[in-house]
RNA sequence: AGGGCCUUUCGGGCGGCCGCGUGGGCUGGUUCUCACGAGGAAAGUCCGGGCUCCGCAGGACACGGUGGUGGGUAACGCCCACCGGGGGUAACCCCAGGGAAAGUGCCACAGAAAACAAACCGCCGCCGGCUUCGGCUGACGGUAAGGGUGAAAAGGCGAGGUAAGAGCUCACCGCGCGUUUGGUGACAAACGCGGCAGGGUAAACCCCACCGGGAGAAAGUCCAAAUAGGAAGAGAGGCGUGGUCCGCGCCGUUUCAUCUUCGGGUAGGACGUUCGAGGCGGCCGGCAACGGUCGCCCUAGAGGAAUGGUCGCCACUCUCUUCGGAGAGAGACAGAACCCGGCUUACAGAAAAGUCCUCCCG
Numbered sequence: 001a002g003g004g005c006c007u008u009u010c011g012g013g014c015g016g017c018c019g020c021g022u023g024g025g026c027u028g029g030u031u032c033u034c035a036c037g038a039g040g041a042a043a044g045u046c047c048g049g050g051c052u053c054c055g056c057a058g059g060a061c062a063c064g065g066u067g068g069u070g071g072g073u074a075a076c077g078c079c080c081a082c083c084g085g086g087g088g089u090a091a092c093c094c095c096a097g098g099g100a101a102a103g104u105g106c107c108a109c110a111g112a113a114a115a116c117a118a119a120c121c122g123c124c125g126c127c128g129g130c131u132u133c134g135g136c137u138g139a140c141g142g143u144a145a146g147g148g149u150g151a152a153a154a155g156g157c158g159a160g161g162u163a164a165g166a167g168c169u170c171a172c173c174g175c176g177c178g179u180u181u182g183g184u185g186a187c188a189a190a191c192g193c194g195g196c197a198g199g200g201u202a203a204a205c206c207c208c209a210c211c212g213g214g215a216g217a218a219a220g221u222c223c224a225a226a227u228a229g230g231a232a233g234a235g236a237g238g239c240g241u242g243g244u245c246c247g248c249g250c251c252g253u254u255u256c257a258u259c260u261u262c263g264g265g266u267a268g269g270a271c272g273u274u275c276g277a278g279g280c281g282g283c284c285g286g287c288a289a290c291g292g293u294c295g296c297c298c299u300a301g302a303g304g305a306a307u308g309g310u311c312g313c314c315a316c317u318c319u320c321u322u323c324g325g326a327g328a329g330a331g332a333c334a335g336a337a338c339c340c341g342g343c344u345u346a347c348a349g350a351a352a353a354g355u356c357c358u359c360c361c362g
Base pairs, nucleotide, nucleotide: 001358002357003356004355005354007352008351009350010349012314013313014312015311016310017309018308020037021036022035023034024033025032039333043344044343046342047341048340049339050338051216052215053214054213058246059245060244061243063212064211065210066209067208068082069081070080071079072078083097084095085094086093087092098207099206103205104204105201106200107199120147121146122143123142124141125140127138128137129136130135155173156172158170159169160168174196175194176193177192178191179190180189181188182187220271221270222269223268230262231261232260233259234258237251238250239249240248278297279296280295281294282293283292284291285290316329317328318327319326320325
C1' cells in the first nucleotide's frame, strides 16, 4: 500500500417564533411558568417470562417443543466458552451435532447386482471341437483382485501368497472392545486385543433423554346506570379456560341445574397505564457471557389516537473553486399502545477498534 475477517457506534444537534400531548407549580382567573415527549429495529407475532383471570393448575395418555459438553440468565428454542465434523492459506464461518447392533421404510436412472445380495465384460482350471499353429469356440467348475455403471458396490494402500484371486497372511491406516494418562465434562492421546457387524438416510416412521395447565390488556378490577326477574324447546344429569381418561370439587334430578333459539337493556366513568429482572458511570471477580459493590439519574402514556411547521447556525455528504469560499442535498429502513429478555427480517450514508494474508521499504 492492497485485499479480506469480525465487533461496535451514529443514523443529526443547538437556538428563536408559532402550534400540539402528559405531568408539576402558581392562581380571583389564565393568553403564566417548568420538565419531558417514537426505534435500532417501534416491524414479524417466532420463542421465553412478568402481570391478570380461571375452585384442579393433581396424575396419565395423546399432542407439541428441544437435542454434543460445561457455564450465564427470571427463563428460553437465547447468549458465552469448549468438544466433534465440514469449508477456507489464514483470520474466521457453517452444522435440524443423542440412537442405523430394537424394528419398519426408502436409495430414481444407470448397472450383473442397492440386502437372505449379485456376475455384464473379464481371469484361471479341466474335458472337447476347429486351426493358416497366431489363436477361436462349447459345456462344467472356481473367482470378485482388474474394467464398466453409479452419490454409494462384501473397508483403503503396499507386499506376500494362489491355478487365477480374496483379510487368505503380514505391516500401516480405518473400525470395534479394553486399560492407563489428561480434562468438571463432551472428548483427546498412548498401549494392547480382535480379521471385523458391506453402505447411506432418522429436517423418513421410530427409539431414548429432557421440557410443557389454559386464556390474554378488547386480560381483568371497581363504581354508576338501565332493562323484560321476558318467551319457546329439550331436560336428568350437567358444569369446572385446547383434546381424552382417572381423580377432586360444585350445582341439580317437582317448575328450578344445564344446553339451544328468539327478543330486550347497557356500550358511561375510574383503574390496569408505566419505578422497571430500569438506565448511565467507576471499581472488583470471571477467558467470556455475566455477576457483585459504590455513586448518579427518572427519560412518551395517547384513547381514532399528540411529538408538527418555519427561520437561522453548526455538524455530515456531493460538486465547483481564484483555496477567501460558493451552491445543492435534509438523505436509508421506517411510527410506541401492558411491560421486559431474545431471535429473525429491512436498512442510504458515516465513523472507530481489533485481526489475517500478499507486496514493498527500513